Record summary:
Predicted 3D model of a 153-nucleotide RNA (c-di-AMP riboswitch aptamer (ydaO/yuaA leader)) from Wenjunlia vitaminophila DSM 41686. It matches the Rfam family "c-di-AMP riboswitch aptamer (ydaO/yuaA leader)". Gene Ontology terms of the family: cyclic-di-AMP binding and regulation of gene expression. The coordinates come from a structure-prediction model, not an experiment, and the mean pLDDT is 75. The organism belongs to Wenjunlia vitaminophila, within Bacteria.
């Protein structure tokens, strides 16, 4: 973000409606100069295949490096409100400050809840051009003041 839609198919079929790929506007993420960061930050694990050097008991094995490939998730990144300190034992986990976010349109107040999960897979700062993904799915509210707008008389 959740429009639109006598746009297809299709459901109905007197029609209204429903759907609606594509399209459309929307909304995220990657993505250049310039800026920003930095003067070395960083370089992480397993696995195969190839090379190159070393050693050996030499048709091999083992160590190292460097490339390519596939996997992991603990570094770092991503949507989102879903964070950030302290204690308790260091994790799980609970307390407590801070701070976010929701409760029938704006605000303040008083109550009352929520602070999750999922992805990307070593890897991303900003970002034109350009690529790329989504547009879903569920639950709850009617206490006070104030503002501010419609309609009817």
């Nucleotide at each position: 973000a959740a429009a639109c839609g006598a746009c297809a198919a299709c459901c109905a079929c007197c029609a209204a409606g429903g759907g609606c790929a594509g399209g459309a506007g929307c909304g995220g993420g990657g993505g250049a100069c310039c800026c920003a960061g930095g003067u070395a930050a960083g370089c992480g694990c397993c696995g195969u295949a190839c090379c190159a050097c070393u050693g050996c008991g030499c048709a091999g094995c083992a160590g190292u490096g460097a490339c390519a490939c596939g996997g992991c998730u603990u570094g770092g990144g991503g949507u989102g409100a879903a964070g950030c300190c302290g204690c308790g034992c260091a994790u799980a986990c609970g307390c407590g400050g801070c701070c976010g976010g929701g409760c029938a349109a704006c605000u303040c107040c008083a109550g009352c809840c929520c602070g999750a999960a999922c992805c990307c897979g070593a890897c991303a700062g900003c970002u034109c051009a350009c690529c790329u993904c989504g547009c879903a799915g569920g639950c709850g509210u009617g206490g006070g003041a104030g503002a501010g707008g419609a309609a009817c008389a």